Predicted 3D model of a 481-nucleotide part of an RNA (small-subunit ribosomal RNA, 3' major domain) from an uncultured bacterium.
The full RNA is in RNAcentral, with records from ENA.
The prediction has a mean pLDDT of 83.
Context: one part of a larger RNA
RNA sequence: UGACGGGGGCCCGCACAAGCGGUGGAGCAUGUGGUUUAAUUCGACGCUACGCGAAAAACCUUACCUGGGCUUGACAUGCUGGGAUUAGUCCUGGGAAACCAGGAGGAUUGCCUUCGGGUGUAACCAGCACAGGUGCUGCAUGGCUGUCGUCAGCUCGUGUCGUGAGAUGUUGGGUUAAGUCCCGCAACGAGCGCAACCCUCGCUUUUAGUUGCCAUCAUUAAGUUGGGCACUCUAAAGGAACUGCCCCGGUUAACGGGGAGGAAGGUGAGGAUGACGUCAAGUCCUCAUGCCCCUUAUACGCUGGGCUACACACGUGCUACAAUGGGCGGCACAGAGAGCAGCGACCCCGCGAGGGUGAGCAAAUCUCAGAAAACCGUUCUUAGUUCGGAUUGUACUCUGCAACUCGAGUACAUGAAGUUGGAAUCGCUAGUAAUCGCAAAUCAGCUAUGUUGCGGUGAAUACGUUCUCGGGUCUUGUACA
Numbered sequence: 001u002g003a004c005g006g007g008g009g010c011c012c013g014c015a016c017a018a019g020c021g022g023u024g025g026a027g028c029a030u031g032u033g034g035u036u037u038a039a040u041u042c043g044a045c046g047c048u049a050c051g052c053g054a055a056a057a058a059c060c061u062u063a064c065c066u067g068g069g070c071u072u073g074a075c076a077u078g079c080u081g082g083g084a085u086u087a088g089u090c091c092u093g094g095g096a097a098a099c100c101a102g103g104a105g106g107a108u109u110g111c112c113u114u115c116g117g118g119u120g121u122a123a124c125c126a127g128c129a130c131a132g133g134u135g136c137u138g139c140a141u142g143g144c145u146g147u148c149g150u151c152a153g154c155u156c157g158u159g160u161c162g163u164g165a166g167a168u169g170u171u172g173g174g175u176u177a178a179g180u181c182c183c184g185c186a187a188c189g190a191g192c193g194c195a196a197c198c199c200u201c202g203c204u205u206u207u208a209g210u211u212g213c214c215a216u217c218a219u220u221a222a223g224u225u226g227g228g229c230a231c232u233c234u235a236a237a238g239g240a241a242c243u244g245c246c247c248c249g250g251u252u253a254a255c256g257g258g259g260a261g262g263a264a265g266g267u268g269a270g271g272a273u274g275a276c277g278u279c280a281a282g283u284c285c286u287c288a289u290g291c292c293c294c295u296u297a298u299a300c301g302c303u304g305g306g307c308u309a310c311a312c313a314c315g316u317g318c319u320a321c322a323a324u325g326g327g328c329g330g331c332a333c334a335g336a337g338a339g340c341a342g343c344g345a346c347c348c349c350g351c352g353a354g355g356g357u358g359a360g361c362a363a364a365u366c367u368c369a370g371a372a373a374a375c376c377g378u379u380c381u382u383a384g385u386u387c388g389g390a391u392u393g394u395a396c397u398c399u400g401c402a403a404c405u406c407g408a409g410u411a412c413a414u415g416a417a418g419u420u421g422g423a424a425u426c427g428c429u430a431g432u433a434a435u436c437g438c439a440a441a442u443c444a445g446c447u448a449u450g451u452u453g454c455g456g457u458g459a460a461u462a463c464g465u466u467c468u469c470g471g472g473u474c475u476u477g478u479a480c481a
Base pairs, nucleotide, nucleotide: 001481002480003478004477005476007475008474009473010472011471012470013469015465016464019428020427021426022425023424026319027318028317029316030315031314032313033312034310035309042053043052064305065304067302069300073130077129078128079127080126081125082124089104090103091102092101093100094099110119111118112117132294133293135292137290141288142287143283144282145281146279148277153192154191155190156189157188158187159168160167161166172183173182174181198271199270200269201268203239204238206236207235208234209233212229213228214227217226218225242265245259246258247257248256249255321421325380326379327378328377329376330375337368338367339366342361343360347356348355349354387418392413393412394411395410396409397408398407434457435456436455437454438453439452440451
């Protein structure tokens, strides 16, 4: 100087407390461990691994296993020799395919030429340099990332103090979300962080009016049409909030409390943004790369299987156990997205999944598209039930070369556990929790209950900082560095 203390002081955080809802019990989904297996490919392991890499494992993917192939190779560059009936293509036979054997056909091709041919070159063949490796080492590395933590810290120059390691500044008194600012001070300044500058939302004005809108006028089944651009909305570019104004407190300060005006008030709300560093943290399987290793195999292509196994254990979720509910009927209101090998209306067929036809739309125009909870009426009457839907049977639908291993969906039948969950433990402070649906990426299809977004309805509670956990700062002790 740090680190540590079941030392002390001050302060903060859904850290506790106050509340609301869960997990832990059940069934299922998914990941992991374990076990099994020919293989169940690999990585990730307290917080910071476990719905994680994977924003899609039937084949492919795929790295694993079995079997059958191949060796200048699936891919790149170069050298030597051969090389114009040569490539893609098609057919036949064998085969699980890869591929092997045979045949057909035949674009493109330079120069010289005595028109006989010669020579060069592409593809291809043979040989050689080499290719190739998701093989090893993340404890050799780059790059990228997680974490402490969006915590308020981390440093430097000059000066001064100290023999020196170092200290000071950065400590102190206040204050702040903040090393934020004020005052003081052997310090005076500066840098990286904080804040601001960026994006979205909230108010309004100007410009503009189609594909958007409809107050007035006419019209229609319908903003449908004429008409209009007032309103909504959209597109941009400005304005607006700064403790600016008033009162009180405060050291005449920083600032704090209250008030006015205002759409918004003290960081307006949310996002992006992550200092010096820590964990030899993670990744050699994104990529790049040193060293080592394989080279008729640890490379390459194929078939089938596996990654989906199942006495069990754990994590994360979904659905429930019901009446604030289930069923039936009626009826209302979003936002944000996506669409051409696509979204697919209307109509017809089917109980339905879906099928047929195919208008319109590269989309403020057309389509996906029906929002759902809500509300109104009715039924059920506390029961393992008209709760719950696992499991299983039959018949189908769709995608795809192909749904046996191993897809999703539909109809009918079946109708398990489960009556609110031990010890323990998690999330959340407002348009939040809870609850309700919608969309997208990936994607032929889908095991999505996942993830990322979007809107609808919409709470309770916070006395406070004694305690638990994590962090900041000052100080103190030290058998630690």